[in-house]
Context: one part of a larger RNA
RNA sequence: CUGUGCUGAAGGAACUCGGCAAAUUACCUCCGUAACUUCGGGAUAAGGAGGCCCAGUGAUGAGGCAACUCAUUGUUGGGGGCACAUAAGAGGGGGUGGCGACUGUUUACUAAAAACAUAGGGCUCUGCGAAGUCGCAAGACGACGUAUAGGGUCUGACGCCUGCCCGGUGCCGGAAGGUUAAGAGGAGUAGUGAGAGCUGCGAAUUGAAGCCCCGGUAAACGGCGGCCGUAACUAUAACGGUCCUAAGGUAGCGAAAUUCCUUGUCGGGUAAGUUCCGACCUGCACGAAUGGCGUAACGACUUCCCCACUGUCUCCAGCACAGACUCA
Numbered sequence: 001c002u003g004u005g006c007u008g009a010a011g012g013a014a015c016u017c018g019g020c021a022a023a024u025u026a027c028c029u030c031c032g033u034a035a036c037u038u039c040g041g042g043a044u045a046a047g048g049a050g051g052c053c054c055a056g057u058g059a060u061g062a063g064g065c066a067a068c069u070c071a072u073u074g075u076u077g078g079g080g081g082c083a084c085a086u087a088a089g090a091g092g093g094g095g096u097g098g099c100g101a102c103u104g105u106u107u108a109c110u111a112a113a114a115a116c117a118u119a120g121g122g123c124u125c126u127g128c129g130a131a132g133u134c135g136c137a138a139g140a141c142g143a144c145g146u147a148u149a150g151g152g153u154c155u156g157a158c159g160c161c162u163g164c165c166c167g168g169u170g171c172c173g174g175a176a177g178g179u180u181a182a183g184a185g186g187a188g189u190a191g192u193g194a195g196a197g198c199u200g201c202g203a204a205u206u207g208a209a210g211c212c213c214c215g216g217u218a219a220a221c222g223g224c225g226g227c228c229g230u231a232a233c234u235a236u237a238a239c240g241g242u243c244c245u246a247a248g249g250u251a252g253c254g255a256a257a258u259u260c261c262u263u264g265u266c267g268g269g270u271a272a273g274u275u276c277c278g279a280c281c282u283g284c285a286c287g288a289a290u291g292g293c294g295u296a297a298c299g300a301c302u303u304c305c306c307c308a309c310u311g312u313c314u315c316c317a318g319c320a321c322a323g324a325c326u327c328a
Base pairs, nucleotide, nucleotide: 001323002322003321004320005319006318007317008316010314011313014312019309027051028050029049030048031047036041038157052079053078054077055076056075057074058073059072060071061070062069063068080084092307093306094305095304097302098301099299100298104116105115120155121154122153123152124151125150126149132141133140134139158294159293160292161291163224164223165222168221169220170217171216172215173214174213177212178211179210183206184205188201189200190199191198192197225243226242227241228240229239252286253283264280265279266278267277268276
């Protein structure tokens, strides 16, 4: 010096991206326990007291005729130790946002999560030799099931909700019409032949799905405007005009896991806060099952703050063991 442990004056997060690591806490009994809440929880919330030994005295239960014995428990007094849950083992706690409801699952060997799944919700296909999947087929699964079933797909507990657009794309429906292949059809026409004929080309007409066309459908893929003016201070614009569109973003939320300008502005917390919390709305570029907004409980998730605690630090020191190092 390195590793693994132990201890430390005063301070106590000043360390650091960040309390990472370490320390604190820890058991049982009694007291006590907030917001919020889906009334179950939250909760071991938080916070506090006691715990060893001896003696006296009471209660309850069991056994016993009784004396008494055993077990549990109350109360009073006393004793010793630095220390009485004496070792080991054995929750630090609280507040506040975000995300995901939850338990669960995952990158075997750098990611455990806000990702996946989930119960619940919707759309759609499928009437049974089902749809769908595997297979060339036979056949098999689906299922020894039968629409309260099975497949596909999206969303993701629960609460309140889920607006407008069918022009494009997709899907569904449509006895008309247009277009349209092979085929049918053969008016004609060509070659050849003495001819019969044979071999070609071939107009009209007919001819399916598809496409065109007409409708429907957005919890299908998706989309959801611009300019100008206007109120008796100013500012702003409930209001008006105009252009375009299939329709011009409703409710709710909003500098957000989304905000470029930006450390936006105001408030809170700090002596001091690019983070955090609460507001505002000028949303570069939120927005309603690619779900919107809330939400108790839960989380080895993540942000910020506080208490306790500490060698993380000011600032390092000592000890033990194992290495390193020297000699053999």
A computed fold for a 328-nucleotide part of an RNA from Kordiimonas marina, annotated as large-subunit ribosomal RNA, domain IV.
The sequence was found in a public genome assembly.